[in-house]
RNA sequence: GGGCAGGGCACUUAGGGUUCCGCCGCGUCGAGCGGGUCUGGUCCGAGAAGUGCCGCCCGACUGGCCAAUUCCAGAUGGGUACACGGCGGGCCAAAAUCCCGGGAGGU
Repeated sequence: GGGCAGGGCACUUAGGGUUCCGCCGCGUCGAGCGGGUCUGGUCCGAGAAGUGCCGCCCGACUGGCCAAUUCCAGAUGGGUACACGGCGGGCCAAAAUCCCGGGAGGU
C1' cells in the first nucleotide's frame, strides 16, 4: 500500500425533535393563531447501548437411505472479538448517536 471479513431482523433504552394528541397562552371565546427554552402520549431512534430470534463457525450426538469423516435433516454445547471519531450534507413534520459512516481523520 492492497484484498477479504467484522452478518440480519425485532423489541427496548440513551437520545431526538414537534406532524398529530395533550398542556399553556391569545381569541368576536367560534373557526383558528402562537408556544418544544412544554413534564408527557403518537412518531424517529444507536457500528462503537441492552435483550431476544435467526444466520455463520467449531464440537460431539441422533435419524435417513445399500452406505457415510464426506450427502440430507434434527436437537444440543461453545464461539460471534475489538472499536477514539469531526466538519458538512441528507430523510421524514422536524431533529437526532438515524443515513452518507466501522466514512474523513486519529491511535

The RNA shown here (Guanidine-I riboswitch aptamer) has 107 nucleotides and comes from Dinoroseobacter sp. Rfam family: Guanidine-I riboswitch aptamer. Gene Ontology term of the family: regulation of gene expression. It was read from a public genome assembly, where an Rfam model found it.